[in-house]
Context: one part of a larger RNA
RNA sequence: GGAUGAACGCUAGCGGGAGGCUUAACACAUGCAAGUCGAGCGGGAUCCCCUUCGGGGGUGAGAGCGGCGGACGGGUGCGUAACGCGUAUGCAACCUGCCUUAUACAAAGGGAUAGCCCAUGGAAACGUGGAUUAAUAUCUUAUGGGACUGAACGUCCGCACGGCCGUUCAGUUAAAACUCCGGUGGUAUAAGAUGGGCAUGCGUCCGAUUAGGUAGUUGGUGGGGCAACGGCCCACCAAGCCGACGAUCGGUAGGGGUCCUGAGAGGGUUACCCCCCACACUGGUACUGAGACACGGACCAGACUCCUACGGGAGGCAGCAGUGAGGAAUAUUGGUCAAUGGGCGGAAGCCUGAACCAGCCAUCCCGCGUGCAGGAUGACGGCCCUAUGGGUUGUAAACUGCUUUUCCGCGCCAAGAAACCUGCCGACGUGUCGGCAGCUGACGGUAGCGCGGGAAUAAGCACCGGCUAACUCCGUGCCAGCAGCCGCGGUAAUACGGAGGGUGCAAGCGUUAUCC
Numbered sequence: 001g002g003a004u005g006a007a008c009g010c011u012a013g014c015g016g017g018a019g020g021c022u023u024a025a026c027a028c029a030u031g032c033a034a035g036u037c038g039a040g041c042g043g044g045a046u047c048c049c050c051u052u053c054g055g056g057g058g059u060g061a062g063a064g065c066g067g068c069g070g071a072c073g074g075g076u077g078c079g080u081a082a083c084g085c086g087u088a089u090g091c092a093a094c095c096u097g098c099c100u101u102a103u104a105c106a107a108a109g110g111g112a113u114a115g116c117c118c119a120u121g122g123a124a125a126c127g128u129g130g131a132u133u134a135a136u137a138u139c140u141u142a143u144g145g146g147a148c149u150g151a152a153c154g155u156c157c158g159c160a161c162g163g164c165c166g167u168u169c170a171g172u173u174a175a176a177a178c179u180c181c182g183g184u185g186g187u188a189u190a191a192g193a194u195g196g197g198c199a200u201g202c203g204u205c206c207g208a209u210u211a212g213g214u215a216g217u218u219g220g221u222g223g224g225g226c227a228a229c230g231g232c233c234c235a236c237c238a239a240g241c242c243g244a245c246g247a248u249c250g251g252u253a254g255g256g257g258u259c260c261u262g263a264g265a266g267g268g269u270u271a272c273c274c275c276c277c278a279c280a281c282u283g284g285u286a287c288u289g290a291g292a293c294a295c296g297g298a299c300c301a302g303a304c305u306c307c308u309a310c311g312g313g314a315g316g317c318a319g320c321a322g323u324g325a326g327g328a329a330u331a332u333u334g335g336u337c338a339a340u341g342g343g344c345g346g347a348a349g350c351c352u353g354a355a356c357c358a359g360c361c362a363u364c365c366c367g368c369g370u371g372c373a374g375g376a377u378g379a380c381g382g383c384c385c386u387a388u389g390g391g392u393u394g395u396a397a398a399c400u401g402c403u404u405u406u407c408c409g410c411g412c413c414a415a416g417a418a419a420c421c422u423g424c425c426g427a428c429g430u431g432u433c434g435g436c437a438g439c440u441g442a443c444g445g446u447a448g449c450g451c452g453g454g455a456a457u458a459a460g461c462a463c464c465g466g467c468u469a470a471c472u473c474c475g476u477g478c479c480a481g482c483a484g485c486c487g488c489g490g491u492a493a494u495a496c497g498g499a500g501g502g503u504g505c506a507a508g509c510g511u512u513a514u515c516c
Stems, first nucleotide, its partner, number of pairs: 001516004006512005013368006019361002021326001026324003030321003035068003040065002047058004075279003084204008094196002099192007107141004117130005146173009156163002177184002205251003212242003217239008254276004259268003281302005304315004332358001334357003340354001341352004371402004381393002384391002407453006416443001421438008460505005465486003471500005481488002
């Protein structure tokens, strides 16, 4: 000098953009943050209409079964020195819901169960028993082009274990309907796309005042398990394997893109944004599922908090706000789904603290303003200086003229929104495309624009011995104090304190901390 997620002191007019618990992965009151589908199913409260009072028609809430989603999105950085990350490869050792393409298929039957109803236990949480019912829930059978398993044969290929393809034989394996009749779904297989799993080379902090480490340890055979390879797990066999090219142990730490600095090499850094990883009160476990060992799912144990009728129960903000605590220190218990995106749905739509906005904070960056011109007898004043003549503050002020960015008042008023959808028209490739019109804005009566008013509403902070731009007087007297380094102060201190003057930055200026 530059930089910062900064803090502190003094000061403070406006706008735009960005950022905002670095500490206790400490504990959390309250609200919200993941639902949706009646075009899968049984059903049906309420309300409305009709009624011969028996009932009929419409509307269709809540709950339930079922499907898809809850593995995304959002948070945090605890752990981890590791195939975690980065980079380059491999899988002849693998999986992949929704989406796309292609081919083939969807036949026949059965038994339940929730809900509802009845009974009943409990303070509650939550149950228990009986009867009855449906499905795209579930089971059996059929079919088997396809796929899988085993065996045999053939061709081609591969460094190899072997791989691809074809033929034959044996065995195994599937399904679901709904409909507004336009469609939407179902099953199997192959391929694609996307996402993931696994493996390998290289790179990846400090300590040798850590030198030896290792028993599923290293390898083999056989098996189990997995989507898949593998000592992943197990039985048996062998005695290996790693290490001064730093094993093991200890400490510290999420990694990268980046960002800061620097001429570069390098050093430092990883807050915001993006990718990967890990975690979800602590530890463990699996279930469901295409996908989890699952933040707002389950079970067990533990600590903590809460409710209780003392028998027993409930909870997990490292989601968004918010509270306490810790701290030098970090914001609103706001608005909207209008846009973008996500889930469900055929759609209308519903949900969405993702997101978009608004609020707070000079925390940072950028921009603007606090007026402009004239004006000398150089006024007054100065705890200002003085050789008492004067000098300086100083064109500064007063005063005159001008302007209106900002400010105040009034008026007009956006873009972000064209899609979905609806209506009409057209095209053919017949369920899609195109055209026209209509509908939809949280921000927001905001930004912006126009009119009117009036210099009106707006300057501080640090420094002035040298480094380093800027000097005198008074006070003090090694005192009080200053200080980044050198050093100032013991009676004339440009270095302390005040004043006048000056210098530098400026809505900021200084100090502290940290990095180059």
This is a predicted structure of a 516-nucleotide part of an RNA (small-subunit ribosomal RNA, 5' domain) from an uncultured bacterium. The full RNA is in RNAcentral, with records from ENA and SILVA.